[in-house]
Context: one part of a larger RNA
């Protein structure tokens, strides 16, 4: 490399926007680039391949021959490209609804917590598997008020709900992305993937400048233990939070890229439309859209997936190719810096 993989053996880029690429609906007309038939020319001999003939056979020799490129020409038009014209089923836009923890800023609240003052009291509290270190007669713990203070929002909650992913949960307002339905109107392929590139991206950690109630690496101390640089305890410093800038990585997982068709059912739910049936709402039934579970056919090495497919096809990307060495080591690039990202060999087995 052809191939043949990518839920769990190696292997789906963390998520998206989106140039170039590549692929891309329906109908007519022209062209004749791809394509397809035909003619000539050429490709030295020899060799390869088919045939057939000589040495007995092969080998080895001889004779004829196709091919298959390449170039010129002459032709066909299904199909693909190009041009032109036209359609709506894809794909968008309007128009009326809905449902939401979707994003951003600003404000408000209760509970709990810690500290403060006062009051009330008296020996004790607190903590364990038992204790100790700690706090307390300088009045703790406990309670009652009042006052600061940060930070997360208990019940509602729900394989419930938005969001590309990352993530998103009190309350109110204010800008603000998107999704669904339902009938119609309009634009008329405007599509889909997408290397490069850009942008968002949990925690942790950075740099500056606030802020610090809780918890808490680091660290002190008090137990266990043979030790005990732990697991249990007390106590705490950075961080945790907030403004702006960095980082760019995660078991960033559904370990399943992303779009489009197709292929039996059954039952939950969540957000819409119709019909039934009422005064009215339920109930029932179809239907679009999302999430959940059981399950035919198919699939799968199993497990297990199965209209949310790992099933049956089609379009475009990423990726992998025995363990180790190594996601290292050189360089490049990116970062304040931790480091990230790209990315090997030699040797071993």
């Nucleotide at each position: 490399u052809u191939g043949g993989g990518c839920a769990u053996a190696a292997a789906g880029g963390g998520c998206g926007a989106g140039c170039a690429g590549g692929u891309g609906g329906a109908u007519c007309a022209u062209u004749a680039a791809g394509u397809c038939a035909g003619a000539u020319g050429u490709u030295a001999a020899a060799g390869c391949c088919c045939a057939c003939a000589g040495c007995c056979u092969a080998a080895c020799u001889g004779u004829g021959g196709u091919a298959a490129g390449c170039a010129u020409u002459u032709g066909a038009a299904a199909c693909u490209g190009a041009u032109a014209a036209u359609c709506u089923a894809g794909a968008g836009a309007a128009u009326u609804g809905u449902a939401g923890a979707g994003g951003a800023a600003a404000g408000c609240g209760g509970a709990a917590c810690u500290c403060a003052u006062a009051g009330u009291g008296u020996a004790g509290c607190g903590g364990u598997g038992a204790a100790a270190u700690g706090c307390g007669u300088a009045g703790a713990u406990a309670u009652u008020a009042u006052g600061a203070g940060g930070a997360a929002c208990a019940c509602c909650a729900g394989u419930g709900g938005c969001g590309a992913a990352g993530g998103c949960g009190g309350c109110u307002u204010u800008c603000u992305g998107g999704a669904c339905a339902a009938a119609u109107u309009c634009u008329g392929a405007c599509a889909c993937u997408g290397a490069a590139u850009c942008g968002c991206g949990a925690a942790a950690g950075c740099g500056u400048g606030g802020g610090g109630a809780g918890c808490g690496a680091a660290c002190g101390g008090g137990a266990u233990u043979a030790g005990a640089u732990a697991c249990c305890c007390c106590g705490g410093u950075a961080g945790u939070c907030c403004a702006c800038g960095c980082c760019g990585u995660a078991a960033a997982c559904g370990u399943u890229g992303u779009u489009c068709a197709c292929u039996a059912a059954g039952u939950g739910u969540a957000g819409g439309a119709g019909g039934u049936a009422u005064c009215g709402a339920c109930c029932c039934c179809u239907u679009c859209u999302g999430u959940g579970c059981u399950a035919c056919a198919g699939a799968u090495a199993a497990u297990u997936c199965g209209u949310u497919a790992a099933g049956u096809g089609a379009a475009c990307c990423g990726c992998c190719u025995g363990g180790g060495g190594a996601g290292u080591a050189c360089g490049a690039c990116c970062g304040c810096a931790a480091g990230g990202u790209u990315a090997a060999a030699a040797c071993u087995c």